Molecule: Bacterial large signal recognition particle RNA
Organism: Anaerolineae bacterium
RNA sequence: UCGUGCUAAGUGGGGAGCUAGCGGUGCCCUGUACCCGCAAUCCGCUACAGCGGGACUGAAUUCCUUGCUGAGGGUUAUGGCAGGCAGUUACGGCUGGUUUAAGCGGCGUUGAUGGCUGGGUCCUGCGCGGCGAGAAGCUGCAAACCUGGUCAGGUCCGGAAGGAAGCAGCCAUAAGUAGCCUCUCUCGGGUGACGUGGGAGUGCCUGGCCUGAGUUGGCUGAACAAGCCGCCUGACUUGUUCUUUCUCGAAGUGAGGUGCACGA
Numbered sequence: 001u002c003g004u005g006c007u008a009a010g011u012g013g014g015g016a017g018c019u020a021g022c023g024g025u026g027c028c029c030u031g032u033a034c035c036c037g038c039a040a041u042c043c044g045c046u047a048c049a050g051c052g053g054g055a056c057u058g059a060a061u062u063c064c065u066u067g068c069u070g071a072g073g074g075u076u077a078u079g080g081c082a083g084g085c086a087g088u089u090a091c092g093g094c095u096g097g098u099u100u101a102a103g104c105g106g107c108g109u110u111g112a113u114g115g116c117u118g119g120g121u122c123c124u125g126c127g128c129g130g131c132g133a134g135a136a137g138c139u140g141c142a143a144a145c146c147u148g149g150u151c152a153g154g155u156c157c158g159g160a161a162g163g164a165a166g167c168a169g170c171c172a173u174a175a176g177u178a179g180c181c182u183c184u185c186u187c188g189g190g191u192g193a194c195g196u197g198g199g200a201g202u203g204c205c206u207g208g209c210c211u212g213a214g215u216u217g218g219c220u221g222a223a224c225a226a227g228c229c230g231c232c233u234g235a236c237u238u239g240u241u242c243u244u245u246c247u248c249g250a251a252g253u254g255a256g257g258u259g260c261a262c263g264a
Base pairs, nucleotide, nucleotide: 001264002263003262004261005260006259009057010056011055012030013029014028015027020046021045022044023043024042034054035053036052037051038050063257064256065255066254067253068252072248073247074246077243079241080240081239082238083237084236085234086233087232091230092229093228094227095226097224098223099222100221102220103219104218105216106215107214114210115209116208117207118206119205120204121203122199123198124197125196126195127194128192129191131188132187133186134185135184136182137180138179139178140177141176147172148171149170150169155164156163157162
């Protein structure tokens, strides 16, 4: 130096988080680099820090050390941007409200405002009328017998004369029923451009009298307070971004280092 066979070692790594701490499962970044079982209400270990069982590569492009570079993560700080929360009624605007009556308008000497007064509408009593119902009144019909008058026939009393009761019929009436019409009475009301008293009276309608010039608050304006929005402010808070402090750090790249045995 070459060949063969072994072993150490390797077969991903990192960040945050969790944890007394170390790893893992899970999340994120790189990147493609074995398998099976366990595992976030966790799983397994103890500063030599995953546990258990298998497979492959295997002394160098692959293992170890270190430099450069550096994805990405966490963190500090000042700014920018955006949002949230809060504040002030100093300013602006909007909304409706209250007040005023400067302007416009409406009404007003065919009488504003104000004052006095009457009536109606509202409630209630009474009266009158009307409607309805009933009663009364008039007329008609109406009783086998238990209504009346007259009582044929027949019956009874009597020697006779005469008398008695009395059915049917006829007449008249009762209970009842039909009609009439209202000069009468009673009752009732979803009755009346009616009359007469009492009551109430905020509102509405209307009439009269007194006074004699305003009144209204529709529009604009002014004032006041309120609410809301905006402006502004806030080492308050959240997110994002440039820069920055500190920190961890993959992949890549450079240099160096590193076994054993046999044979030629």